[in-house]
RNA sequence: AGGGAUAUAGUAUAAUGGUUAGUGCGCCACUCUGAUAAGGUGGUAGUCAUAGUUCGAUUCUAUGUAUCCCUA
Numbered sequence: 001a002g003g004g005a006u007a008u009a010g011u012a013u014a015a016u017g018g019u020u021a022g023u024g025c026g027c028c029a030c031u032c033u034g035a036u037a038a039g040g041u042g043g044u045a046g047u048c049a050u051a052g053u054u055c056g057a058u059u060c061u062a063u064g065u066a067u068c069c070c071u072a
Base pairs, nucleotide, nucleotide: 001071002070003069004068005067006066007065010025011024012023013022018055026044027043028042029041030040031039048064049063050062051061052060
């Protein structure tokens, strides 16, 4: 320099263009226990950015940014 892939919660990851974007771990509160852990109940928190297409975008398109891979 050229090409490709990925970007969703603190972390790991799902979601066919359609209601309120789910799940595990974590974190917080309560419960349980003599106490801690485990268990139970409830809660917490998210679509990389900017435009475009569409009645409607996490999803499709373009550009940019970051990370990874391949070629030179």